Model confidence (mean pLDDT): 75 of 100.
Bacterial RNase P class A from a Thermoanaerobaculia bacterium, 406 nucleotides, folded computationally.
A source record names the gene rnpB.
The RNAcentral record of the sequence draws on ENA.
It matches the Rfam family "Bacterial RNase P class A". It is annotated as a ribozyme.
[in-house]
RNA sequence: GGAGAGCUCCAUGCGGUCGCCCGGCUCCUGCGAACGGGGCCGGGAGGAAAGUCCGAACUCCCACGGGCAGCAUGCUCGCUAACGGCGAGGCGCGGAGACGCGACGGAAAGUGCAACAGAGAGCAGACCGCCCGGUCCAGCCUCGAGGCCGGAUCGGGUAAGGGUGAAAGGGUGCGGUAAGAGCGCACCGCUCCAUCGGCGACGGUGGAGGCACGGUAAACCCCAUGCGGAGCAAGGCCAAAUAGGGAGGCGGAACGGGGCCGCCCGUCCCCGUCCCCGAGAACCUCGGUUCCGGGGACCGCUUCCGGGUAGGCCGCUGGAGGUCGGCGGCAACGCCGAUCGCAGAGGAAUGACCGCUGGCCCGCUCGUCGGGUGAGACAGAAUUCGGCUUACGGGGCUCUCCGGCC
Numbered sequence: 001g002g003a004g005a006g007c008u009c010c011a012u013g014c015g016g017u018c019g020c021c022c023g024g025c026u027c028c029u030g031c032g033a034a035c036g037g038g039g040c041c042g043g044g045a046g047g048a049a050a051g052u053c054c055g056a057a058c059u060c061c062c063a064c065g066g067g068c069a070g071c072a073u074g075c076u077c078g079c080u081a082a083c084g085g086c087g088a089g090g091c092g093c094g095g096a097g098a099c100g101c102g103a104c105g106g107a108a109a110g111u112g113c114a115a116c117a118g119a120g121a122g123c124a125g126a127c128c129g130c131c132c133g134g135u136c137c138a139g140c141c142u143c144g145a146g147g148c149c150g151g152a153u154c155g156g157g158u159a160a161g162g163g164u165g166a167a168a169g170g171g172u173g174c175g176g177u178a179a180g181a182g183c184g185c186a187c188c189g190c191u192c193c194a195u196c197g198g199c200g201a202c203g204g205u206g207g208a209g210g211c212a213c214g215g216u217a218a219a220c221c222c223c224a225u226g227c228g229g230a231g232c233a234a235g236g237c238c239a240a241a242u243a244g245g246g247a248g249g250c251g252g253a254a255c256g257g258g259g260c261c262g263c264c265c266g267u268c269c270c271c272g273u274c275c276c277c278g279a280g281a282a283c284c285u286c287g288g289u290u291c292c293g294g295g296g297a298c299c300g301c302u303u304c305c306g307g308g309u310a311g312g313c314c315g316c317u318g319g320a321g322g323u324c325g326g327c328g329g330c331a332a333c334g335c336c337g338a339u340c341g342c343a344g345a346g347g348a349a350u351g352a353c354c355g356c357u358g359g360c361c362c363g364c365u366c367g368u369c370g371g372g373u374g375a376g377a378c379a380g381a382a383u384u385c386g387g388c389u390u391a392c393g394g395g396g397c398u399c400u401c402c403g404g405c406c
Stems, first nucleotide, its partner, number of pairs: 001402010013356006020044009046378001050389002053387005058231004070227005075089005090104001091102004105222002110220002112216002127162002129158009139148003170188006189211001190209008235314004245305008255272005273297006280291004321340008359373005364367001
């Protein structure tokens, strides 16, 4: 100098003017001030306030207990209110390294899947090759018997070599064999056993066994553990106008009983009463009365009660709180002490302008120079907290690898 890795901090400085939201005090108008207006003082976004993905607090609903189904999680030990989070570690994988990543239980319970290629994909397989034997056919040597070398075909052996595939039934080497093969041996791997270390995951050492049990579970499944639902628009309190419900009173011609039953309501039926209509009948002193048929039994005003809506209040920010120090622990974290008061609006305030400077850019006569710009990326609290994930600017420290110079 280049390329990286991990951890950590800050989110932009200072001053002025004018505003916005919340709270406290005070003044004005006013009977009073809840409402309104003025003044003073105090406070006013984030590391992610975001996604709403996990876990909780809180609230309401449901719930005797158990099981099935479903979903989530899945190495070990810790931490925590809890967690699918965090810390430390084990194992595996990646990287030259600092370091990073991992749903990381079970495939000797069962079922399924493996395209294409390939001879063969599950208690496998002979395409090429290699080896043995038979038959046939060439060539060469030889006087001949015979020998050598090759081709075709048939039968068999072979998992070393080639070839296919993501994957072909341990790997390397030596021996062995007709050629081969854990067939034998050594080392590595694997399985089992013993022992040692560790709380444990697991690791070390030794012995035995020629090796069985291929892969896939973010495929079904099996095992273990956990899980009721909805969410602050939760939920609680106060409470208009209008409409509607219940009880009573008054007015108008205009509601009583029974079937009906522990109580209430509605519908239906029956009886009585009252009112209206009939272009029906009878009687009659011609005014009406009685009978018959049909229909109706409600409307208006007012008082009280109860529910809900608009609206208002609470929930609402003092909490698994922040900071500092000490102690315990590798750490996550815990304990103790001191100290601080730090947004609470319910459709949403936290803003705008001006000046100075840091920084950045340009210029030259390279200086304690001149000029320009003038405070920034991602992003805005909505009940609260612990995490995760995602977006994003700048600074610092430590470490790794490579190159150059002294």
The organism belongs to Thermoanaerobaculia, within Bacteria.